This is a predicted structure of a 145-nucleotide part of an RNA (small-subunit ribosomal RNA, 3' minor domain) from an uncultured low G+C Gram-positive bacterium.
The prediction has a mean pLDDT of 84.
Its Rfam family is "Bacterial small subunit ribosomal RNA". Gene Ontology terms of the family: structural constituent of ribosome and ribosome.
The full RNA is in RNAcentral, with records from Greengenes.

Context: one part of a larger RNA
RNA sequence: CACCGCCCGUCACACCAUGGGAGUUGGGGGCACCCGAAGCCGGUGGCCUAACCUUAAAGGGGGGGAGCCGUCGAAGGUGAACCCAAUGACUGGGGUGAAGUCGUAACAAGGUAGCCGUAUCGGAAGGUGCGGCUGGAUCACCUCC
Repeated sequence: CACCGCCCGUCACACCAUGGGAGUUGGGGGCACCCGAAGCCGGUGGCCUAACCUUAAAGGGGGGGAGCCGUCGAAGGUGAACCCAAUGACUGGGGUGAAGUCGUAACAAGGUAGCCGUAUCGGAAGGUGCGGCUGGAUCACCUCC
C1' cells in the first nucleotide's frame, strides 16, 4: 500500500497444549483390624544344673537354665478412604496456521448511533425487549468565551 480500507463470528482442514470422563494401571504416606519371627523385659519353671551355703556322704538350700505363658515387636495379610503420576471410548472449549466456506456485527450517522447489564430468540457474527451511559453525528434552542 490510506473505504477496491479495516474488521467479527460460526463452519471446514492441520498441529499444539489443556478441562470433564465409566474406568484401568503404577506409585506414596498414614489409619483400623488379623497374624506375629528374632530379641529385650516380666511371669512361671513339677524337668535340668560345675562354681556359693550346708552335709561325713546321700541329699537339701540358694542361684542359674531348658520349656511354657505374656507385653513390646519386623516382615506379611485384610479393609475403607486419601494423595500423586500415566493411560481412557467419548466430550468441552482454547491457541496457532499467505491465499478454504457462510454471511457483514463493529470502525465515517458503518447505512437500525454505539456501548454496559439483564431476559429471550437465532447457522454465525448477532436480533429484539427492559434499564442505564455518551466514550453519539446532525438540526434547533439555552448558557459561557